[in-house]
The RNA shown here (c-di-GMP-I-GGC riboswitch aptamer) has 97 nucleotides and comes from a Hydrogenophilales bacterium. Lineage of the source: Bacteria > Pseudomonadati > Pseudomonadota > Hydrogenophilia > Hydrogenophilales. The prediction has a mean pLDDT of 85.

RNA sequence: CCUGAAUGGGGCAAACCCGUCGAAAGGCGGGGACGCAAAAUCACCGGUCUAAAGGGUUGCCCGAAGGGGCUGCCCCAGGACGGCGGGAUUGCCAGGU
Numbered sequence: 001c002c003u004g005a006a007u008g009g010g011g012c013a014a015a016c017c018c019g020u021c022g023a024a025a026g027g028c029g030g031g032g033a034c035g036c037a038a039a040a041u042c043a044c045c046g047g048u049c050u051a052a053a054g055g056g057u058u059g060c061c062c063g064a065a066g067g068g069g070c071u072g073c074c075c076c077a078g079g080a081c082g083g084c085g086g087g088a089u090u091g092c093c094a095g096g097u
Base pairs, nucleotide, nucleotide: 001096002095003094004093011036012035016031017030018029019028020027021026034083040089041088042087044086045085046084047081048080049079054075055074056073057072059070060069061068062067
């Protein structure tokens, strides 16, 4: 450096449930195991998810007007996902070079 997960020591923890943070996606803690040879770390590239704030718009209402309130829809990441793919870094065991 490459290959592999038989051996040894083991490790992580999906769905779901409870608590908690968050507008949400989702995160954290406990329980729990679908799976994982990097299911260890990192949002650099792509992808996926959410859309609070912001912007646009339909309908209704208030106002002399500028505007404001309610409502449905659309756009939107600086939010999220490392157990979606790529990339970077590190790592136990065995075999090979």
The sequence was found by an Rfam model in a public genome assembly.